[in-house]
RNA sequence: GUUUGAUAAAGGCAUACCUGUUCGCAAGGCAGGGGCGCAAAACUUCCGGUCCGACCGGUGUCGGAUAGCGGGGUUGCCGGA
Numbered sequence: 001g002u003u004u005g006a007u008a009a010a011g012g013c014a015u016a017c018c019u020g021u022u023c024g025c026a027a028g029g030c031a032g033g034g035g036c037g038c039a040a041a042a043c044u045u046c047c048g049g050u051c052c053g054a055c056c057g058g059u060g061u062c063g064g065a066u067a068g069c070g071g072g073g074u075u076g077c078c079g080g081a
Base pairs, nucleotide, nucleotide: 002081003080004079005078012038013037017033018032019031020030021029023028036068042074043073044072046071047070048069049066050065051064052063053062054061055060
């Protein structure tokens, strides 16, 4: 450097749900609790999907959300080969 991930080690993140929220039309976000799980469940909306809103009546368009729905891009711990 490439590839790979266990019965290791050190750690990391935090599903559902609950509480709060003078964030948001909403989807959802944020904070605390919680821990289903994850070898990138770190970052990134470039592509697709899904959800929300507006327009429209278009084999739809635009904006927003989801990175823990997939794909892509970037970076990274410790091992094996």

Overview
c-di-GMP-I riboswitch aptamer from a Desulfobacteraceae bacterium, 81 nucleotides, folded computationally. The sequence was found by an Rfam model in a public genome assembly.